[in-house]
Context: one part of a larger RNA
RNA sequence: AGCUAACGGUGGAUACCUAGGCACGCAGAGGCGAUGAAGGACGUGGCGACCGACGAAACACUCCGGGGAGCUGGAAGCAAGCUUUGAGCCGGAGAUCUCCGAAUGGGACAACCCCCAGAACGACUGACUGAAUCCAUAGGUCAGAACGAGCGAACCGGGCGAACUGAAACAUCUUAGUAGCCCGAGGAAGAGAAAGAAACCUCGAUUCCCCUAGUAGCGGCGAGCGAAGCGGGAACAGCCUAAACCGACAGCCUAGAGCCGUCGGGGUCGUGGGACAGUCAUCCGAGAAGGAGCGAGUUAGGUGAAGCGGUUGAAAGCCGCACCAGAGGAGGUGAAAGUCCUGUAGCCGAAAACUCUAACCUCUCGACUGCAUCCCGAGUAGCACGGGUUAAGUGUAAUCCCGUGUGAAUCCGCGAGGACCACCUCGUAAGGCUAAAUACUCCUGCGUGACCGAUAGUGAAACAGUACCGUGAGGGAAAGGUGAAAAGAACCCCGGAAGGGGAGUGAAAUAGAACAUGAAACCGUUAGCUU
Numbered sequence: 001a002g003c004u005a006a007c008g009g010u011g012g013a014u015a016c017c018u019a020g021g022c023a024c025g026c027a028g029a030g031g032c033g034a035u036g037a038a039g040g041a042c043g044u045g046g047c048g049a050c051c052g053a054c055g056a057a058a059c060a061c062u063c064c065g066g067g068g069a070g071c072u073g074g075a076a077g078c079a080a081g082c083u084u085u086g087a088g089c090c091g092g093a094g095a096u097c098u099c100c101g102a103a104u105g106g107g108a109c110a111a112c113c114c115c116c117a118g119a120a121c122g123a124c125u126g127a128c129u130g131a132a133u134c135c136a137u138a139g140g141u142c143a144g145a146a147c148g149a150g151c152g153a154a155c156c157g158g159g160c161g162a163a164c165u166g167a168a169a170c171a172u173c174u175u176a177g178u179a180g181c182c183c184g185a186g187g188a189a190g191a192g193a194a195a196g197a198a199a200c201c202u203c204g205a206u207u208c209c210c211c212u213a214g215u216a217g218c219g220g221c222g223a224g225c226g227a228a229g230c231g232g233g234a235a236c237a238g239c240c241u242a243a244a245c246c247g248a249c250a251g252c253c254u255a256g257a258g259c260c261g262u263c264g265g266g267g268u269c270g271u272g273g274g275a276c277a278g279u280c281a282u283c284c285g286a287g288a289a290g291g292a293g294c295g296a297g298u299u300a301g302g303u304g305a306a307g308c309g310g311u312u313g314a315a316a317g318c319c320g321c322a323c324c325a326g327a328g329g330a331g332g333u334g335a336a337a338g339u340c341c342u343g344u345a346g347c348c349g350a351a352a353a354c355u356c357u358a359a360c361c362u363c364u365c366g367a368c369u370g371c372a373u374c375c376c377g378a379g380u381a382g383c384a385c386g387g388g389u390u391a392a393g394u395g396u397a398a399u400c401c402c403g404u405g406u407g408a409a410u411c412c413g414c415g416a417g418g419a420c421c422a423c424c425u426c427g428u429a430a431g432g433c434u435a436a437a438u439a440c441u442c443c444u445g446c447g448u449g450a451c452c453g454a455u456a457g458u459g460a461a462a463c464a465g466u467a468c469c470g471u472g473a474g475g476g477a478a479a480g481g482u483g484a485a486a487a488g489a490a491c492c493c494c495g496g497a498a499g500g501g502g503a504g505u506g507a508a509a510u511a512g513a514a515c516a517u518g519a520a521a522c523c524g525u526u527a528g529c530u531u
Base pairs, nucleotide, nucleotide: 001530002529003528004527005526006525007524008523009522016481017480020452021451022449023448024447025446026445027444028443029441030440031151032150039100040099041098042055043054044053046078047077050074051073052059061094062093063092064091065090066089070082071081072080105114106113107112115118121148122147124144125143126142127141128140129139155186156184157183158182159181160180166173170220196203197202207234208233209232210231217225218224238433239432240431241377245265246264247263248262249261251259252258253256270411272376273375274374275373276370277369278368279367280366285365286364287363289362290361291360295356296355297354298353299352301348302347303346307321308320309319310318311317322339323338324328330342331341332340382406383405384404385403386402387401388400413428414427415426416425417424468475469474488515491502492501493500494499
């Protein structure tokens, strides 16, 4: 020096554990904000740096409930106190709430400065004033009132809108109306009561799912893109206006049975409807509007059965003998507990706040006949050109939408049925509203998992978006486990200390805080063998 074995050191793998994550289900909530939000800065404690809580009334104040013996947060300790005259704690309602921040009196390098101490700006209402331009209007000033403003995870509607990529290159095409940016709204949004879908039969608003179907089609007919009706389900709900006509009121001048405007009545449809003329009803029923409200729920809680002995450091395991069960879910307790604790099933409960709701009240909602006259949504429909959208790339290219131009008809009307025409059929545009079935989850409660178990699971189990890096946008860690209980090792010894040896605690100290298990690499000690 090598090999082997044993025993150590180092190291922190492995198995075990879980305080944290992940996913889903059900229910709730789906917003907060000028009554100043989200997010922060700075403060507040007897001793507090940090976290949490709170706001100069500052580890807290008031009231109303719950609860019943301890309490002064994480967090020990010292000190000083509070509390059965009910504290701490839990719930409800209030009060307070510095400064910054939409930030809003003015300013500013956020958390600061200044003043006359203020609703800054916009929208709205009113008054005054007031151009070009006579009346007027625009504009301006002041006052009032307090509507907007900002933030927020996804979902939703809209506007603008890529490229890498694919086509084995690339330009049409694709990626994709995606990503991204912007605007707007709601708890959902959007859509929605046929100018529909169909096919000669019919259906009867919309939305969503299954299917139709990778079909019909589109496509440098390449790559690729890709429907719809029917059928089966989920959920169901239908309405209001414009016009004709009537009335009231204001205005206008051509002074009329005029025009125009506002309001009220009327009216709402495709077996066409309504006006108009006439006739009959005004009960039942329905309602998505307003009110009221028995009661129910949510935000604290209460009650709640049944076991002992032996073994052990410790019993819940095992042994022995019992019991409860509308409760044998779960967590904890010195190992594995239906009967020890918290609880669980069941039952009970609210002064206050919020949510929902039956009865009830108010309010709204009728039908038939006649067919002469009147009305039935206009710079609209249609058409031409240029685009877009429809699965669809201009194609035979309908439908729908936008731009420019042109420009109808009023039921004997008009649109559609995939160029177009005829016939036939279906519908009734150019106004509006509309729950549910559907999408999502920043957030709350409960539950579940052939989800993870500390190099995993969130980046983050831990004071993590921290330390650290970067001028900045931004990037972004590592780090869990003594023990049942600190009983955390008094005292003695070596040492300056670190560290160690005794003693003591403990079931265990090779569980001693660099603390559970403690693999390997690596480093030793001892022994054997080889050189």